[in-house]
Context: one part of a larger RNA
């Protein structure tokens, strides 16, 4: 010095666990705010660091509703002082308080602070009193901005500008989904410029509980379909493309889930204004909404009921039920042996089941808890496409004729874009920008240049559930999903650090069935450690379940 072996320290793998987390799936909810929000600062407990809770009425106050014997949350045990059967603590509803900051809103500001007003009280001086007054003290008003309505009122005659008042409303904040407006690069194309990554990401702007979109100037093909959205196939086809990378429809079919209406306008009534006096035009009500159209005239039948509503088709609710959510209450059926600290395990004999899910209980429980199936509650509140009454709407059809009416700076066109599979290409169709710029039912669009035939529709007004997308939240359920270096970053932490700052962003679980958490002796270098006694199944001894390895020390043996 090294191997071997045993005995330990050290460490904290490993192995059961599960307080926590992933992901789906079902239901609900989809919004809070000037009635002042989300987030926050500062208080607030007998004594309070931290979390919860709450707000100078401060782990609470007042009402009703449920519960039932303890009870003052939590880390966290004890102590103090207190409530509780006149029913507390828990639970569900509602109501009251509700500091200061933040849209923050009288005005300022370095958030959580300093500082006016108007009126009103309070309390002090004064004053017989009336009422004054204050360096005080309390509640309360005083912001923009936009729409309405109203008072005023310049230069300027009227009048407009502006100023005041008054109503009622908006703001800010939220995870995702949504519609719009703007819009990248990295990267692919083995470089790289069209192209692609992509109309993505990021910014913005409005919302909705869903949201767009939507009742054909749609498609199709000579045969027909018959609104929108969304699934499936149609299909990686048809296309498109430095025809490179790559991109990529549509109909039809098959399904979800179904719902359609309204106005302009003609023509009729009313009530107005202008004037040129018969034209123009403004409101209101009837009228009326389609592609075998409506208006008028005329002419023939036919009904007096029948149906229809507040999610569109008119509209403002009401009130009862009744369903459901927000507390809950009922709820079957076992006992002995035997092992063991301990029985749920073993044998052995029963019960019970619309209940043999699930979780605790001293080891593995269908009868031991707590529960499960099934049944059952609501004073209050809130909901609802249910139902029922008030209530409120609506009322026919064909045929002849007649040419009044049918969305104009619109279609189209000519440049110059986007956007459809279509990157200019024969390039339509759809939407924008700029100029031009129609026709009037004998009319107009489309059918992928154009033209004829045929066929299909009806633009330039608007309203619409449902089926579809999401989950910041509340309940429930599931899991060939993780089990503490995994599973969220967090078994709690956006903490503890970092950082001037945007911002970054950890680590830490498990004694034992119960603390029975080791009284009481000695030892010492004296809050330590350890040695007996105890206490436990067992020491597992709060550096605790299990305790692997690397290091580290004793001790034996053998090699050198």
């Nucleotide at each position: 010095g090294g191997u071997a072996c045993a005995u330990g320290g050290g460490g904290g793998a490993u192995g059961u666990c599960u307080a926590g987390g992933u992901a789906u799936c079902g239901a609900g909810a989809g919004g809070c705010g000037a009635c002042g929000a989300a987030g926050g600062a500062c208080g607030u407990g007998g004594a309070a660091g931290g979390c919860u809770g709450c707000g100078a009425u401060a782990a609470g106050c007042c009402c009703g509703g449920g519960g039932c014997a303890a009870g003052a949350g939590c880390c966290a045990a004890a102590c103090a002082u207190c409530u509780g059967u006149u029913a507390a603590u828990c639970c569900c509803g509602g109501g009251a308080u509700u500091u200061c900051c933040g849209a923050a809103u009288g005005g300022g500001g370095u958030a959580a602070c300093c500082u006016g007003u108007c009126a009103g009280g309070c309390c002090g001086g004064c004053g017989c009193a009336a009422g004054c007054u204050g360096u005080g003290c309390c509640u309360u008003u005083c912001g923009u901005c936009a729409a309405c309505g109203g008072c005023u009122g310049a230069a300027u005659u009227c009048a407009u500008a502006g100023g005041c008042c008054g109503u009622u409303g908006a703001a800010g904040c939220u995870a995702a989904c949504g519609c719009a407006g703007a819009g990248a690069a990295u990267u692919g194309a083995a470089a790289c410029a069209u192209c692609u990554u992509a109309g993505u990401a990021c910014c913005u702007g409005c919302a909705g509980g869903a949201a767009a979109g939507a009742a054909a100037a749609u498609c199709a093909a000579c045969c027909g379909a018959g609104a929108c959205u969304c699934c499936g196939u149609c299909a990686g086809u048809a296309g498109c493309g430095g025809c490179g990378a790559g991109c990529g429809a549509a109909a039809g079919c098959g399904g979800a889930c179904a719902a359609g209406c309204c106005c302009a306008a003609a023509c009729c009534g009313g009530c107005g204004u202008g004037c040129u006096u018969g034209c123009a035009u403004g409101c209101c009500g009837g009228g009326g909404u389609u592609g075998c159209g409506g208006g008028c005239a005329c002419c023939a039948a036919u009904a007096c009921u029948a149906g229809a509503g507040u999610u569109a088709c008119a509209a403002a609710g009401a009130a009862g039920c009744a369903u459901a959510u927000u507390a809950u209450a009922g709820g079957a059926a076992c006992g002995a042996u035997c092992u063991g600290g301990a029985a749920a395990g073993u044998u052995c004999g029963a019960c019970c089941a619309u209940a043999g899910a699930u979780g605790g209980u001293g080891a593995a429980a269908g009868u031991c808890c707590u529960g499960u199936a099934c049944u059952u509650u609501a004073c209050a509140a809130u909901a609802u496409a249910g139902c029922u009454u008030u209530c409120u709407c609506u009322u026919u059809u064909g045929g002849u004729g007649u040419a009044c009416c049918a969305g104009a700076g619109u279609a189209g066109c000519a440049c110059g874009a986007g956007a459809c599979u279509c990157g200019u290409g024969g390039a339509a169709c759809c939407u924008c920008g700029u100029g031009u710029g129609a026709a009037g039912c004998u009319g107009g669009g489309g059918g992928g240049c154009c033209c004829a035939c045929c066929c299909u529709c009806c633009a330039a007004g608007g309203c619409u559930a449902a089926g579809u997308a999401c989950u910041c939240c509340u309940c429930g359920a599931u899991a060939a999903c993780c089990g503490a270096u995994a599973g969220u970053g967090c078994a709690a932490a956006g903490u503890a650090g970092c950082g001037u700052a945007a911002g970054c962003g950890a680590a830490c679980g498990a004694u034992g069935a119960a603390a029975a958490g080791c009284a009481c002796c000695c030892c010492u270098u004296u809050u330590a450690g350890g040695g007996g006694a105890g206490u436990u199944a067992a020491a597992a001894g709060u550096a605790c379940c299990u305790g692997a390895a690397a290091c580290c020390a004793u001790g034996u043996a053998c090699c050198u």
Source information: Large-subunit ribosomal RNA, domain I from Limihaloglobus sulfuriphilus, 560 nucleotides, folded computationally. RNAcentral holds the full RNA, with entries from ENA and SILVA. Lineage of the source: Bacteria > Pseudomonadati > Phycisphaerae > Sedimentisphaeraceae > Limihaloglobus.